[in-house]
RNA sequence: GGGCGAAUAGCUCAGCGGUUAGAGCACCUGCCUUACAAGCAGGGGGUCGGAGGUUCGAUUCCUCUUUCGCCCACCA
Numbered sequence: 001g002g003g004c005g006a007a008u009a010g011c012u013c014a015g016c017g018g019u020u021a022g023a024g025c026a027c028c029u030g031c032c033u034u035a036c037a038a039g040c041a042g043g044g045g046g047u048c049g050g051a052g053g054u055u056c057g058a059u060u061c062c063u064c065u066u067u068c069g070c071c072c073a074c075c076a
Stems, first nucleotide, its partner, number of pairs: 001072007010025004018056001027043005049065005
C1' cells in the first nucleotide's frame, strides 16, 4: 500500500429499510430469609464510532473517515 470483517446499554451480542431499538448478564427497588446467596416481581440506563448522501422513511443501503482484528504485497 491492497483486500475482508467488526464498532448497537456497564459487558457479551441480536436486529440488516417501516410504530416508541431488544435479549442475557450486571446495576437499583420490593417480596422471600435471622442474614446473605439463589429465586420471584418491577425499574433505570442507548441520540446504533464520526460526517455526508439516497429515500416518504436509515441502526439497516451508498461514499468518505476513525479505531480494532485477520490475510496479502512491498521495503529492510
Model confidence (mean pLDDT): 83 of 100. Transfer RNA from a bacterium, 76 nucleotides, folded computationally. RNAcentral records the identical sequence in 3 taxa. The sequence is in RNAcentral, with records from ENA and MGnify. Rfam family: tRNA. It is annotated as a transfer RNA.